The RNA shown here (Bacterial RNase P class A) has 360 nucleotides and comes from a marine sediment metagenome. RNAcentral holds the sequence, with entries from MGnify. Its mean pLDDT, the model's own confidence on a scale to 100, is 81.

RNA sequence: GGGGUGCGGGGCCGCGGGCCGCUCAGGCGGUCCGAGGAAAGUCCGGGCUCCACAGGGCACGGUGCCGGGUAACUCCCGGGCGCUGCAAGGCGACGGAAAGUGUCACAGAGAACAGACCGCCGAUGGCGGCCUUAGGGCCGCACAGGUAAGGGUGAAACGGUGGGGUAAGAGCCCACCGCGUGGCUGGAGACAGGCACGGCACGACAAACCCCACCGGGAGCAAGGCCAAACAGGAGCGAGCGACGGCCCGUCGCGUCUGAGCUCCGGGUAGGCCGCUUGAGGCGCACAGGCAACUGGCGUCCCAGAUAGAUGGCUCCGGCGGGCCCUGGCCCGCACAGAACCCGGCUUACAGCCCCUCCG
Numbered sequence: 001g002g003g004g005u006g007c008g009g010g011g012c013c014g015c016g017g018g019c020c021g022c023u024c025a026g027g028c029g030g031u032c033c034g035a036g037g038a039a040a041g042u043c044c045g046g047g048c049u050c051c052a053c054a055g056g057g058c059a060c061g062g063u064g065c066c067g068g069g070u071a072a073c074u075c076c077c078g079g080g081c082g083c084u085g086c087a088a089g090g091c092g093a094c095g096g097a098a099a100g101u102g103u104c105a106c107a108g109a110g111a112a113c114a115g116a117c118c119g120c121c122g123a124u125g126g127c128g129g130c131c132u133u134a135g136g137g138c139c140g141c142a143c144a145g146g147u148a149a150g151g152g153u154g155a156a157a158c159g160g161u162g163g164g165g166u167a168a169g170a171g172c173c174c175a176c177c178g179c180g181u182g183g184c185u186g187g188a189g190a191c192a193g194g195c196a197c198g199g200c201a202c203g204a205c206a207a208a209c210c211c212c213a214c215c216g217g218g219a220g221c222a223a224g225g226c227c228a229a230a231c232a233g234g235a236g237c238g239a240g241c242g243a244c245g246g247c248c249c250g251u252c253g254c255g256u257c258u259g260a261g262c263u264c265c266g267g268g269u270a271g272g273c274c275g276c277u278u279g280a281g282g283c284g285c286a287c288a289g290g291c292a293a294c295u296g297g298c299g300u301c302c303c304a305g306a307u308a309g310a311u312g313g314c315u316c317c318g319g320c321g322g323g324c325c326c327u328g329g330c331c332c333g334c335a336c337a338g339a340a341c342c343c344g345g346c347u348u349a350c351a352g353c354c355c356c357u358c359c360g
Stems, first nucleotide, its partner, number of pairs: 001356005007318007015034008036336001040347002043345005048220004060216005065079005080094001081092004095211002100209002102205003117151002119147003124144002126141006159177006178200001179198004184193003224274004233265005240254005281301005287296003319334007
């Protein structure tokens, strides 16, 4: 650096689901299955469903080196470049700062078409002194001025190192490095190497606004669909209907156009069913392509589907870690964590154990 595992085995009872059988329709019996590598955060991407949609633009959001993988991605693989580490390796939103705007705290003289605090210099001008062949020469001061080597401040000081040059200096000149421009060579490309020219013009920040290129319609299984009480509504028929009762009589209640009761209708609430788990599926291969991610082939398996939500409890043997008595027992505990439409990722949590590989 990478990968795996994450208590093992048995018995009894219970809970959820599939299938089969029985049934007096309420259930009963048998059999099989029943959490994860993260089921988590809900941060990306897709499937699926409903809604919207002529085309174009604006706004908003995201992404941003190259090539590949994939259903797709902000993910993965390989490569390039930069930073970092002695190394194995690690990290990188890694287009544009010579289109514009903005910011650069503190310190410092000066922070972006800059600046002179301590310094350095006295070529030029000035002042003073000495000398003079009267043209000027020499010495001193540091007033004007020149300068940006050296020091100092700072995260950063307007190319770096060395040499020449100069009064002192300075890309002022030169070599190398850096930077820019233009060819060339290698590479699929990012890019790398080298050549010529340019004396430097171009500080940093775009997960600041912004510019450029590319991508993006919205909502989510409480999506969405089907069946459908009660109450209320509409239409039609309509003089009876209901309770007591085995039936008739009878009694009582409601009603007779201000309509009891019956039938039908639509929307659809409660409730029920589908969606729902066979899928970009898991596992294996001494098969094929590829460095790899991955793809193809063959074989094999079916591996939760609840709906306020099942997956639990007791017990025996063993393992591991603690504690106590002490050489054999007793007690406690089992990392993080718990499915809710499905899948691919990322991120975060994780006691212990195992394996592979590399560096010092």